[in-house]
RNA sequence: GCAUCAAGAGCAGGGCUGACGCCCUCGCCAACCUGCCCAACCCGGCAAGGUGGCUUCCCAAAAGGGAGAUGCGGCCAAGACCUGGCAACCAAGGGG
Numbered sequence: 001g002c003a004u005c006a007a008g009a010g011c012a013g014g015g016c017u018g019a020c021g022c023c024c025u026c027g028c029c030a031a032c033c034u035g036c037c038c039a040a041c042c043c044g045g046c047a048a049g050g051u052g053g054c055u056u057c058c059c060a061a062a063a064g065g066g067a068g069a070u071g072c073g074g075c076c077a078a079g080a081c082c083u084g085g086c087a088a089c090c091a092a093g094g095g096g
Base pairs, nucleotide, nucleotide: 001072002071003070004069005068010026012025013024014023015022016021027054028053029052032050033049034048035046036045037044041096042095043094056067057066058065059064074086075085076084077083
């Protein structure tokens, strides 16, 4: 800087803290990034890899505004850049 905060999903177990809250495990939710489904592109789809979430706050009559939060892949090679390399399901496989 751009996008989103409509919906969705745990009053689970454990640890730390004076508290707020944070961390770990398990479960669940969700297409933001990557990857895959496709000959290609767009739409769409798939919770596989990377994040995130399990129900944000304030103002305004409303439109909307503000704050805050999340995302805009990961890992390896020597710390960074460049460059090179690695993994990504038994799922999806539809339309233009």
Predicted 3D model of a 96-nucleotide RNA (SAM-I/IV (S-adenosyl methionine) riboswitch aptamer) from a marine sediment metagenome. RNAcentral holds the sequence, with entries from MGnify. Rfam family: SAM-I/IV (S-adenosyl methionine) riboswitch aptamer. A reference for the family is Weinberg et al. (2008), "The aptamer core of SAM-IV riboswitches mimics the ligand-binding site of SAM-I riboswitches", RNA. Its Rfam clan is "SAM clan". Its mean pLDDT, the model's own confidence on a scale to 100, is 80. Of the family's consensus pairs, 100% are formed in the model.